[in-house]
RNA sequence: GCUGGGGUAGAUCAGCGGUUAGAUCGCCGCGCUCAUACCGCGGAAGUCGGGAGUUCGAAUCUCCCCCUCAGCA
Numbered sequence: 001g002c003u004g005g006g007g008u009a010g011a012u013c014a015g016c017g018g019u020u021a022g023a024u025c026g027c028c029g030c031g032c033u034c035a036u037a038c039c040g041c042g043g044a045a046g047u048c049g050g051g052a053g054u055u056c057g058a059a060u061c062u063c064c065c066c067c068u069c070a071g072c073a
Stems, first nucleotide, its partner, number of pairs: 001072007010025004018056001027043005049065005
């Protein structure tokens, strides 16, 4: 340099162009218990890597850039 995968909550990851962006773990609160753990209930936490475009509507499609992984040279 070329090709391809990935970037979404603190972590690991889902997420057919339209519902409100979710799950598990973690964190906080309440319940339970003598107490802790387990378990149950509730809650907080998101510029969807950045920018532009297409569209009535974009996490999702297109283009440019950044980071990362793999292959090729």
Annotation:
The RNA shown here (transfer RNA) has 73 nucleotides and comes from a Candidatus Aenigmatarchaeota archaeon. The same sequence occurs in records of 3 taxa. RNAcentral holds the sequence, with entries from ENA. Rfam family: tRNA. Its family is annotated with triplet codon-amino acid adaptor activity in the Gene Ontology.